[in-house]
């Protein structure tokens, strides 16, 4: 110096001018209430005005892919389905998340990713080629015996050669054999059982025996653990309108009809429901930001996290949806050009003037992850190139 691989941090800042939306405090008006003998005086509330003050979108607010708080179904069970996870330890309210591992995988690497239990319970795919696609097989070949005389039949034996395929009964190599084959030997590689050693475990390492018995479960499927529905458009109050309307079937304890996602059992409410025809109203408060909260230190753990203490909360809370706009300076960045420095060099730093840029993109009930996009900045690790 170039390429690339990890972790962390920002998300411009300052002024000034005018504009929004929350909330505070002070003061002025109107109304109402309350005490007071009292339109005397005081306190409180609503609604409006004026001043002044403080506060105002993100690390992704995005995706809605997961978990969960919290409401309400509801007084509370059981099984079955459905759904989800899936190697180990650990962490959390939880989660399909996170942290360190192990085995497997890409990569020279620094790192990165896994959908990572079980294929002999069963069922099922693997096109095409190929004899033949799993407890599967003889196309070509090669040996042996009989016919036959040319180069072929017929029967028996092999599966080492050779051919199809992504994959064809482990791999080499020497022996043996009619020709061949773990048939039999050596060394290797895998199953499976015993052992010894480390580890909390997945699990690695060693020795022995024993066997040579494919692959998909991101197919059905088996096993193991988990799992109530809805959803802030939840949900509670408040106000105001209409027509306490019409007609039909059922039905009150011999329960119609509702709940308990689905379905059975079980329980539990219940006098009214169900269908048609007309009619009215859709507004306003709360939920709504004090939290699994946020900042600072200390310990404990390798980390993720967990404990303790202190400090902080005038930290958006809108509802067709507020934070905006114009000006100027600074910063950061990126482009030529000029100059000055450092270094032996290779190369680097700063200054100066013009241009230019500034990504991805807007809260709606909160929060804890994952996943997508994207501009700087800084650490640290890999591998190359030059140079001296």
């Nucleotide at each position: 110096u170039g390429a690339g691989c990890a972790a962390u941090c920002u998300a411009a800042a300052c002024g000034a001018u005018c504009g929004c939306a929350g909330g505070g405090c002070c003061a002025g008006a109107u109304g109402c209430u309350u005490c007071u003998a009292a339109u005397u005086g005081a306190a409180g509330c609503u609604c409006c005005u004026g001043a002044u003050c403080c506060u105002g979108a993100g690390g992704a607010a995005a995706g809605u892919c997961c978990g969960a708080a919290c409401a309400c179904c509801a007084u509370a069970g059981g099984g079955c389905a459905c759904g989800g996870u899936g190697c180990u330890c650990c962490a959390u309210a939880a989660c399909g998340u996170g942290g360190a591992g192990u085995c497997g995988u890409g990569g020279c690497a620094a790192c990165g990713c896994g959908a990572a239990g079980g294929a002999a319970a069963g069922u099922g795919c693997a096109a095409c080629a190929g004899a033949a696609a799993a407890a599967a097989u003889a196309c070509c070949g090669c040996c042996c015996u009989g016919c036959a005389a040319u180069u072929g039949u017929a029967g028996g034996g092999u599966a080492a050669g050779g051919g199809u395929g992504a994959a064809a009964a482990g791999g080499u190599g020497c022996g043996g054999u009619a020709a061949g084959a773990g048939c039999g030997c050596a060394c290797c590689a895998g199953u499976u059982c015993u052992u010894c050693g480390g580890g909390u475990g997945a699990c690695c390492g060693g020795a022995g025996a024993u066997c040579u018995u494919g692959g998909c479960a991101a197919a059905c499927c088996c096993c193991a653990c988990c799992c109530g529905g809805u959803g802030c458009a939840a949900g509670a109050c408040c106000a105001a309108a209409u027509a306490g309307g019409g007609g039909a079937g059922u039905g009150u304890c011999u329960g119609a009809g509702g709940g308990c996602u689905g379905c059975c059992c079980g329980c539990c409410c219940g006098a009214g429901c169900u269908c048609c025809c007309g009619g009215g109203u859709a507004g306003g408060u709360c939920g709504c930001a004090a939290g699994a909260g946020a900042u600072g230190c200390a310990g404990g753990a390798a980390a993720a996290c967990c404990u303790g203490c202190u400090u902080c909360c005038a930290a958006a809370g809108a509802u067709g949806a507020a934070u905006g706009a114009u000006c100027g300076u600074u910063a950061u960045c990126c482009u030529u050009u000029u100059c000055a420095g450092a270094g032996u060099a290779a190369u680097c730093u700063g200054a100066a003037c013009a241009g230019g840029a500034g990504a991805c993109a807007g809260a709606a009930u909160u929060c804890g992850g994952c996943u997508u996009a994207c501009a700087g900045a800084u650490u640290g690790c890999u591998c190359g190139g030059a140079c001296c």
This is a predicted structure of a 388-nucleotide RNA (Bacterial RNase P class A) from Desulfonema limicola. Lineage of the source: Bacteria > Pseudomonadati > Thermodesulfobacteriota > Desulfobacteria > Desulfonema. It matches the Rfam family "Bacterial RNase P class A". The family's RNA type in Rfam is ribozyme.